[in-house]
Model confidence (mean pLDDT): 90 of 100. The part of an RNA shown here (small-subunit ribosomal RNA, central domain) has 350 nucleotides and comes from an uncultured bacterium. The RNAcentral record of the full RNA draws on ENA and SILVA.
Context: one part of a larger RNA
RNA sequence: CUGGGCGUAAAGGGCGCGUAGGCGGCCUGAUAAGUCAGAUGUGAAAGUCCACGGCUCAACCGUGGAAGUGCAUUUGAAACUGUCAGGCUUGAGUAUCGGAGGGGAGUGUGGAAUUCCCGGUGUAGAGGUGAAAUUCGUAGAGAUCGGGAGGAACACCGGUGGCGAAGGCGACACUCUGGACGAAUACUGACGCUGAGGCGCGAAAGCGUGGGGAGCAAACAGGAUUAGAUACCCUGGUAGUCCACGCCGUAAACGAUGUGAACUAGGGAUAGGGGGUGUUGAUCCCUCCUGUCCCGCAGCUAACGCAUUAAGUUCACCGCCUGGGGAGUACGGUCGCAAGAUUAAAACUC
Numbered sequence: 001c002u003g004g005g006c007g008u009a010a011a012g013g014g015c016g017c018g019u020a021g022g023c024g025g026c027c028u029g030a031u032a033a034g035u036c037a038g039a040u041g042u043g044a045a046a047g048u049c050c051a052c053g054g055c056u057c058a059a060c061c062g063u064g065g066a067a068g069u070g071c072a073u074u075u076g077a078a079a080c081u082g083u084c085a086g087g088c089u090u091g092a093g094u095a096u097c098g099g100a101g102g103g104g105a106g107u108g109u110g111g112a113a114u115u116c117c118c119g120g121u122g123u124a125g126a127g128g129u130g131a132a133a134u135u136c137g138u139a140g141a142g143a144u145c146g147g148g149a150g151g152a153a154c155a156c157c158g159g160u161g162g163c164g165a166a167g168g169c170g171a172c173a174c175u176c177u178g179g180a181c182g183a184a185u186a187c188u189g190a191c192g193c194u195g196a197g198g199c200g201c202g203a204a205a206g207c208g209u210g211g212g213g214a215g216c217a218a219a220c221a222g223g224a225u226u227a228g229a230u231a232c233c234c235u236g237g238u239a240g241u242c243c244a245c246g247c248c249g250u251a252a253a254c255g256a257u258g259u260g261a262a263c264u265a266g267g268g269a270u271a272g273g274g275g276g277u278g279u280u281g282a283u284c285c286c287u288c289c290u291g292u293c294c295c296g297c298a299g300c301u302a303a304c305g306c307a308u309u310a311a312g313u314u315c316a317c318c319g320c321c322u323g324g325g326g327a328g329u330a331c332g333g334u335c336g337c338a339a340g341a342u343u344a345a346a347a348c349u350c
Stems, first nucleotide, its partner, number of pairs: 003322004007304002012318001014201004021194003025088007033081002035077008048066007091191001092188004096183003103177007110154001115149007125136002162169002206247006215241002220236004258317006266295011299306002323350003332343004
């Protein structure tokens, strides 16, 4: 390379938008670039194959023929692909109505709890543990009542539940705003799918500047434990955790399962919306669409398992893998304030 693969063996990019490119619905006509057929020219010799012949045979050699899957020119075919023209509505989208939602951003408000401060009552303990001690407390702690300050997080509802592309999102109100879903029509008329580069988003930790700091808590200090204890347990405690703006760009960023489309038994549960029977008020029952979860047939799988939300049967496009270690390292490039990230080897070794 031809291949074979990517849930768990190596392998799906963290996620989206989208450029080039690749691929692309139904009908009609034209064209003839791809495609197919014929003809002509060319495709040196040697070699290969076939026939005959020459060295006593053979190897070897000679003569003739075939072949030379290719290229060019030309004549034709028109199904498919392409191109051009016209049309269609099923793919895609727009408009109208409707309900659902922790989707996003901003502003404000609320109650419970912890801590601290002030005051009242009150007296000797409190705290903590396996047991203790460090610690706090007669300068009045802990307990209890009243008042105040401040920061962070929003119990119950809460769910196998909802929303979001992913990361993620949970008190309440308002403002701005994205998406999905359902119903019935109307409209546009293939406007689509994927997506190398690129651009944007991206938990936590970390970094810069300025705020904030209640609780928690790396580092650190002390007390224990222990042979030791740079730990687990306890008392403290600083960065940080919070906010604004800017960076970082990584995670077991997981469904360890790329995106889109079509097809292929069922059963149960649940969320949103619609239709129907019925009560005609809700509950209930049947059914359709969209999502989520459990079980299960065919099929697939090394097995585990997956199974209309596929890991089944196929198509389109992208990413990635190719024995273990060395190594996601070195060097170089790019990015970054740094930490580092990304791209990514080899010697050697088994």